Description:
A computed fold for a 91-nucleotide RNA from an Elusimicrobiota bacterium, annotated as c-di-GMP-I riboswitch aptamer. Taxonomically the source falls in Elusimicrobiota (Bacteria, Pseudomonadati). The prediction has a mean pLDDT of 79.
[in-house]
RNA sequence: AACCCGAAAAGGCAACCCCUGAGAAAUCAGGGUGUGUUCGCAAAACCAUGGGGCUAAAGAUAAAUCUUAUCUAGGCUAGCAGGUUACCGAU
Numbered sequence: 001a002a003c004c005c006g007a008a009a010a011g012g013c014a015a016c017c018c019c020u021g022a023g024a025a026a027u028c029a030g031g032g033u034g035u036g037u038u039c040g041c042a043a044a045a046c047c048a049u050g051g052g053g054c055u056a057a058a059g060a061u062a063a064a065u066c067u068u069a070u071c072u073a074g075g076c077u078a079g080c081a082g083g084u085u086a087c088c089g090a091u
Base pairs, nucleotide, nucleotide: 005089006088012041013040017032018031019030020029021028022027039079045084046083047082051080052077053076054075059071060070061069062068063067
């Protein structure tokens, strides 16, 4: 030095909630709030090829009579797991 590990320090992110917008939905974006009375994260940085989970517009099937149910990801989730990269330097 690198790797493992995750004490300290300097910092960082932003769950929930509120407003606005996009979307069929799941969910996402922007602004505010925010670890003290108020989730947490040593990668809560990036990646949807593969695994898990969520949603079901379109499509298909069935029954019905003006509706319902089931299947299904080209959608979403990286703060599910996983992969890649990275700040600091106690043990």